Model confidence (mean pLDDT): 81 of 100. Transfer RNA from Anaerolineales bacterium HSG24, 72 nucleotides, folded computationally. The same sequence occurs in records of 2 taxa. Its Rfam family is "tRNA". Rfam classes the family as a transfer RNA.
[in-house]
Order: sequence, then C1' cells, then structure tokens
RNA sequence: UCCUUGGUAGCUCAAUGGUAGAGCAAUCGGCUGUUAACCGAUCGGUUGUAAGUUCGAGUCUUACCCAAGGAG
Repeated sequence: UCCUUGGUAGCUCAAUGGUAGAGCAAUCGGCUGUUAACCGAUCGGUUGUAAGUUCGAGUCUUACCCAAGGAG
C1' cells in the first nucleotide's frame, strides 16, 4: 500500500429497505425467618464518523476512523 471480516444498550449478540430487540448486568417490587434462587416491572441506543441513493437506511453506495486476519 492492497484485500477480507467486523463496529448496534454497561457486556455478549439479534434485527427481509418499513415503530431497533433478546439474554446477562443495574434499579424497583413480589416470593420468605434471612440470603441465594425464582417471578414481574422499569431503566438503558445520535446503530463508529460524514455524505449519497430512496417516500422510508442498522440494512444499499462512497470516503474516513478503529479492531482482527491475510497478501506484498
């Protein structure tokens, strides 16, 4: 320098171009002698950044940033 893959909640990961969700964690409550476990609810997102296409983009296109791997 080039190629490939990836970047989404505190963490691990989903999401046919059509309201961004789950598990764990956190908070509150229920359960009970108490804790743990279990059950319920709540909270938590500028989907890496900036543009483009589209009625509509996490998803498609381009550039850049970051991480991993590969080629020279």